[in-house]
Formats: sequence, C1' cells, structure tokens
RNA sequence: GAAGUUCGUCAGGCAGUCGCGCUGCGCCUUGUGCGCACCGAGGAAAGUCCGGGCCCCGCAGGGCAGGAUGCCGGCUAACAGCCGGGCGCUAUAAGUCGAAAGACCCAAGGCGACGGAAAGUGCAACAGAAAGCAAACCGCCGAUGGCUCCGCAAGGAGAUCAGGCAAGGGUGAAACGGUGUGGGUAAGAGCCCACCGCUGUCCUGGUAACAGGGCAGGCACGGCAAACCCCAUCCGGGGCAAGGCCAAAUAGGGGGGCGUUGAUGCGGCCCGCAGAGCCCCCGGGUAGGCUGCUAGAGCUCCAUGGUAACGUGGCGCCGAGAGGAAUGACUGCCCCGCAUCCGCAAGGGUGCGCGACAGAACCCGGCUUAUCGACGAGCUUCCCAA
Repeated sequence: GAAGUUCGUCAGGCAGUCGCGCUGCGCCUUGUGCGCACCGAGGAAAGUCCGGGCCCCGCAGGGCAGGAUGCCGGCUAACAGCCGGGCGCUAUAAGUCGAAAGACCCAAGGCGACGGAAAGUGCAACAGAAAGCAAACCGCCGAUGGCUCCGCAAGGAGAUCAGGCAAGGGUGAAACGGUGUGGGUAAGAGCCCACCGCUGUCCUGGUAACAGGGCAGGCACGGCAAACCCCAUCCGGGGCAAGGCCAAAUAGGGGGGCGUUGAUGCGGCCCGCAGAGCCCCCGGGUAGGCUGCUAGAGCUCCAUGGUAACGUGGCGCCGAGAGGAAUGACUGCCCCGCAUCCGCAAGGGUGCGCGACAGAACCCGGCUUAUCGACGAGCUUCCCAA
C1' cells in the first nucleotide's frame, strides 16, 4: 500500500425572522394574557419477539396438566441476552500442481434449535432383494452331496441342481464400521492381521465442557427427538386501556335464576384456605378533572480489578413529558446529491432536492427488521521498502 473481515461513532451545519409546548421568574386588564430564561423525537422512536421495574388480584399455599430453556464457565435486576472457552460444520482470499478445464490445501471470519436414540412408541414417499435383531435383483463359488461324459479302476472334465456368499455391481439421502497391491477361503466375510474408527478402563492437563496418551476388546442396535417421549433447571395470573384520588349525575330502578347442603375468589383441573354474594335480561345516569408521568438497575470522564462481558470507588452533569396529542414555516450562507451549460483540465454558473430509513405517549435491558453516506479502530493474508 492492497484485499478480506469484525467492531465503533455521526445521522446535514451556522445565522436571522415569525410561530408552537413544558418548567421557572416577573408584570398586570387574572386571560393560559404579556415579557424574559432554559429545554423540546431515534439509532432504530418501528415489530410487540424475550426479560424486568411498577401496579392489581385475601394464600402469589401444595399438586397435576401446560409452557420455556438445553455444551461448559462467567456477567446481569433478569433473559431465548452478552462475554470467554469447548466441540461440530463451513467456506472464500492467498498458496501449490496443471497448457487449460480443474484439483488439493485453506487465514482472519461465518453458522450451530449443541442434553438423551440399548427406557418405550413412531417416521423415512418413490426406487430397491432388503430401511434395523432386514435381506438376494445382477452376480461370484459350486470344495462336500447330486447329474452328464471319458475311464476296468483310481481319477479327470463339464454344466449347474441342492447348497454357500454379501466382498464386487445396481437402487437410494442413507444398506448393519472404513481402508489395505495383507493373510486366508471353493468363492467370500472382522474370518484373521495392520492402521483409522468405536467400546471399556486407567493416567496426565484443565474449575468444566473437553484434549492427549497407555492397556484391553473383533467390537455394532444406523438416521430423525424444529417427532411423541425421557432427563435436568425454571415459571401464579393479568396488565398504564395497570392503578389511585376528587367532583358530578341518575332510578341504591324492574324482572328472573343460583347460593351457608358453600355460589364466587387465579388461563384449565384437584386438594387446601377464605367466604356472601354471584350471574342473565330490560331500563336510566355519567364518560369530567388531577395523578400515575419522568432523577433513573441514569450519563460523561478518571482510577482500579478482570482476557472480556462487567464490577468497585471518585469528581461532575440533569438532557421532551404532550394529553386528540407540541418540537414547525420562511430566508441567507456553507456542505452533500442530481440535471444542465461553459471550460483542455482544475474549476465555475444556473436549476431542483420534507437531503437514506424514518416521528416519543409509563420506563428500562436486549433481540429482530428498514436504512443515504462519512469517519475511525482491531484482526488475517499478500506486495514493496528498510
């Protein structure tokens, strides 16, 4: 310097005029009136997918059902989040071989719904002989017993019947460990052997997941659990349209059913506990105001511990709180983009532009989705120079 990849920051700027909203102060004609000051949409405010804060439900007690999570260790208020590690899968760049097509190898990185398949049930269309204690389509053998021919006999030859095989070929996503120019056999087969894999056991390292190694064993019943299921851990329900306060109004109305032999009280069921109202129909009144509502699991910086997520401490800061819903419009300059003209070019002129995605509504930590451009940092590989 180039390429790949991971992460972070910003999200047009400045000024003026007019217009909005909260809060504070002042003034007065007491009206949300005037003046001044300060502040006024996001990295996703979106989706409502997770987890909480907060609020209500006498038991939020016990259990079943149901749901969620699923390698190990840590962080956190918590989580399906984040950090680190392990294992598995996976490329591409570069590199090597090659005339080429391609092949091999493969970095940082990316992905993982990553417990269990000899506890049980189930599924795998079609194809195929056969899809899990299976099996013979093509095929190989035919030693032993049988058949035919030659031969006095011994024996030889031939085809293949009985029978043997699952190594080769085929089908399939997958065929009952894999490879071997090894041994063995009639031909074969873990039948035997070597190596790999697998199982058991022991040692070493590691908190652990796991990794490496020694010894023994010819060793099998493969895949799918984002199938039912088993195991471990966790989960009460409902939600700001939660809830609380004040004011006002009406008809504290009429009818029916159930209920102290227990209605009803949480999304379902059982036990327990409490317990007098509960449900349906007709009819009437009100829908106003205040609060919840923004000082927080808050933010910047520094120090310190930690690989990191993050923790601890210190100084400092206060960043919308509307309530049918404010945060806008215009002008000028600069920046950016597009179009067009002049110019060899640099550059200049003119015009256009709600300048990507997009707007709080109780709040916070995450995840996911959309997105114009600018800037910065880390890691890996290659090239050049020293």
The prediction has a mean pLDDT of 77. A computed fold for a 386-nucleotide RNA from Uliginosibacterium gangwonense DSM 18521, annotated as Bacterial RNase P class A. The sequence was found by an Rfam model in a public genome assembly. Its Rfam family is "Bacterial RNase P class A". About the family: Ribonuclease P (RNase P) is a ubiquitous endoribonuclease, found in archaea, bacteria and eukarya as well as chloroplasts and mitochondria. Taxonomically the source falls in Uliginosibacterium gangwonense (Bacteria, Pseudomonadati, Betaproteobacteria, Rhodocyclales).